[in-house]
């Protein structure tokens, strides 16, 4: 040079911020399934195929789950592009294929939660995701201090090196 820029570091939005793990419980469901009786040829699947006269569908009676998702505004942990979503690629798992799930990389989008509508996942009116709208809220800029605007998060606030030259 140069309180210019910028690394690093520390913070704020909300006790109704984000995510993970765990849990009483509710739902799943009187479902799947098992047994007995009746019944007498269908039933399951996206395809392939499979089950069934050693008794299908269905009905009655008795017994009767689980997974995923959710969670008391609970507990613990990690955090503030926290995280979520979409496309592409790779790997793994399940599967006969189709396909589905998980993890990672990269690109793009989204400040945040809430409410409503539509769509979608799900058994579901729970909950998740996407789009749109609404008010609220955070940040920044402007302001006649009433508010207005934002293609806003790799942002914003604070702090402020190293290196190079003399």
């Nucleotide at each position: 040079u140069a309180a210019a820029a910028a690394a690093u570091u520390a913070g704020a939005g909300g006790c109704a911020g984000c995510g993970a793990u765990g849990u009483a419980g509710a739902u799943g469901a009187g479902u799947a399934c098992u047994u007995a009786u009746g019944g007498g040829a269908g039933c399951c699947g996206g395809c392939a195929g499979g089950c069934u006269u050693u008794g299908a569908a269905c009905a009655u009676a008795a017994g009767g789950a689980a997974a995923g998702g959710u969670a008391a505004c609970c507990a613990u942990c990690g955090c503030c592009g926290a995280a979520u979503g979409a496309a592409u690629c790779a790997u793994u798992u399940a599967g006969g294929c189709a396909u589905a799930a998980a993890u990672g990389a990269c690109u793009c989008a989204u400040g945040g939660g809430c409410u409503u509508a539509c769509a979608u996942g799900a058994a579901a009116u729970a909950c998740g995701u996407g789009u749109a709208a609404g008010a609220c809220u955070c940040c920044u800029a402007c302001u006649u201090c009433g508010g207005u605007a934002g293609u806003g998060g790799c942002g914003c606030u604070a702090u402020g090196a190293a290196a190079u030259c003399a």

Predicted 3D model of a 166-nucleotide RNA (Lysine riboswitch aptamer) from Candidatus Izemoplasma sp. The sequence was found by an Rfam model in a public genome assembly. Of the family's consensus pairs, 98% are formed in the model. Its mean pLDDT, the model's own confidence on a scale to 100, is 77.